[in-house]
RNA sequence: CUACAAUGCCGGGUUAUCGCCUCGUGAAGAACGUGGAGGAAAGUCCGGACAGCAUAGAGCAGCGCACUACCUAACGGGUAGGUUUCGUUGCGAUAACAAUCGGAACGAAAACAGAAAGUGCCACAGAAAAUUACCGCCCUGACUCUGUCGGGGUAAGGGUGAAAAUGUAGUGUAAGAGACUACGGUGCAACCUGGUAACAGAUUGCAGGGGUCAACCUUGCGUGCUGAAAUGCCAAAUAAGCAUGCGCCUGAGGAUGGCUCGUCCGAUGUAUGUGGGUUGGCAGCGCGAGGCAGUGUGUGAGCAUUGUCCCAGAUAAAUGAUAACCCAUUCCGCUAUGUGCGGAAGGACAGGAUCCGGCUUACAGGCAUUGUAGUUUU
Numbered sequence: 001c002u003a004c005a006a007u008g009c010c011g012g013g014u015u016a017u018c019g020c021c022u023c024g025u026g027a028a029g030a031a032c033g034u035g036g037a038g039g040a041a042a043g044u045c046c047g048g049a050c051a052g053c054a055u056a057g058a059g060c061a062g063c064g065c066a067c068u069a070c071c072u073a074a075c076g077g078g079u080a081g082g083u084u085u086c087g088u089u090g091c092g093a094u095a096a097c098a099a100u101c102g103g104a105a106c107g108a109a110a111a112c113a114g115a116a117a118g119u120g121c122c123a124c125a126g127a128a129a130a131u132u133a134c135c136g137c138c139c140u141g142a143c144u145c146u147g148u149c150g151g152g153g154u155a156a157g158g159g160u161g162a163a164a165a166u167g168u169a170g171u172g173u174a175a176g177a178g179a180c181u182a183c184g185g186u187g188c189a190a191c192c193u194g195g196u197a198a199c200a201g202a203u204u205g206c207a208g209g210g211g212u213c214a215a216c217c218u219u220g221c222g223u224g225c226u227g228a229a230a231u232g233c234c235a236a237a238u239a240a241g242c243a244u245g246c247g248c249c250u251g252a253g254g255a256u257g258g259c260u261c262g263u264c265c266g267a268u269g270u271a272u273g274u275g276g277g278u279u280g281g282c283a284g285c286g287c288g289a290g291g292c293a294g295u296g297u298g299u300g301a302g303c304a305u306u307g308u309c310c311c312a313g314a315u316a317a318a319u320g321a322u323a324a325c326c327c328a329u330u331c332c333g334c335u336a337u338g339u340g341c342g343g344a345a346g347g348a349c350a351g352g353a354u355c356c357g358g359c360u361u362a363c364a365g366g367c368a369u370u371g372u373a374g375u376u377u378u
Base pairs, nucleotide, nucleotide: 001374002373003372004371005370006369007368008367009366010365012326013325014324015323016322017321018320020036021035023033024032025031038349042360043359045358046357047356048355049354050227051226052225053224057261058260059259060258062223063222064221065220066219067081068080069079070078071077082112083110084109085108086107087106088105089104091102092101093100094099113218114217118216119215120212121211122210134158135157136154137153138152139151140150141149142148143147166184167183168182169181170180171179186207187206188205189204190203192201193200194199231283232282233281234280241274242273243272244271245270246269253265254264255263290309291308292307293306294305295304296303297302327347329345330344331343332342333341334340
């Protein structure tokens, strides 16, 4: 310097004319003034604020989460650390390459509790997927005797497989084997040191089929529901009309996810069906877990504090159109080689409807940081 990847930021501006919407002044839809979409407004996946259901009870089912600590209103979110796995680059030991073992740095990922509660599953291949012996090895008998058959022992070697009973070396043995020894390794427990903790290191003891919970399950923690078409108010209108069922305190029915219990309401009633009236207006509707800048503090996510600002509110749904210039980018030509001039192209994904915090997805072009690979010695 180029390419790729990951993460983050920006992703248009100014002037003029005409037009639209809110608010204010104004008698006025005259006129004037202020203001007028996003980083995702998208998906509707989570969490809340807020409103309602009675007073929001208990239990079960269901659902969600799952290493530790911290942040936050909360979250299935974020930050930092731990463990495990993977990748790259070095280092050391055995024995030179290869190979094996150990450990370090950097980066990435994890749907990270439990397999010593129980029940399942591991196809095919293979002798066997859990108490096995196909080949092989050792001992021995017989026979048609450099081999075949039978009996006994074996699990170190070979084969099958993703995985075959803890690894290496040695002693020992008829041949072998944790049978024994040394050094390791896995799991559980105890104690000591460090750490808030998860964990790490060291010592000792016990134990050995493995994998799978993204299998059923177990454990721990959490969880009321509905949703702005919520909800509240005003005006107006009409038929609680008709049918059926069950009832009237010895209780029909009802009380906002399901079931049970409890509690409460409850009678010219209530449930189901059918039919009629109202399709109008106001509030909810934007001062906020708010934006911007500074200071302090913390590894960080953040927290505290000072100053400053008010920045959509429509209801069939406004924020647009035209022209010029500027800006980011690409190509071509000229050139004083400083970067400038001229021409052409061209600016992505995409538009609120109660609001906020996350997650996920889409995105032309540009910038920044980090990593990987390559080129070059400027």
The RNA shown here (Bacterial RNase P class A) has 378 nucleotides and comes from Taibaiella sp. The organism belongs to Taibaiella, within Bacteria. It matches the Rfam family "Bacterial RNase P class A". Gene Ontology terms of the family: ribonuclease P activity, tRNA processing and dimeric ribonuclease P complex.